[in-house]
RNA sequence: AUGCCCGUAGCUCAGUCGGAUAGAGUAGCAGUUUCCGAAACUGUUGGUCGUGGGUUCGAAUCCCAUCGGGCAUA
Numbered sequence: 001a002u003g004c005c006c007g008u009a010g011c012u013c014a015g016u017c018g019g020a021u022a023g024a025g026u027a028g029c030a031g032u033u034u035c036c037g038a039a040a041c042u043g044u045u046g047g048u049c050g051u052g053g054g055u056u057c058g059a060a061u062c063c064c065a066u067c068g069g070g071c072a073u074a
Stems, first nucleotide, its partner, number of pairs: 001073007010026004019057001028044005050066005
């Protein structure tokens, strides 16, 4: 330098044939329970979907550029 893959909640990830309020587990907080904890159960908070732009009635999803990480080739 070129090509490919990854980037979504504090953490690990799903969702990527365009369409419902963007989800799960875990973590945090509150409650129930307990003599107190842990565990269990219930509720709840948390997201510029890396960033910028474009297409579209509608984009996490498609297109372009760009940033970060990884791999391959030179």
A computed fold for a 74-nucleotide RNA from a bacterium, annotated as transfer RNA. The coordinates come from a structure-prediction model, not an experiment, and the mean pLDDT is 83. Its Rfam family is "tRNA". Rfam classes the family as a transfer RNA.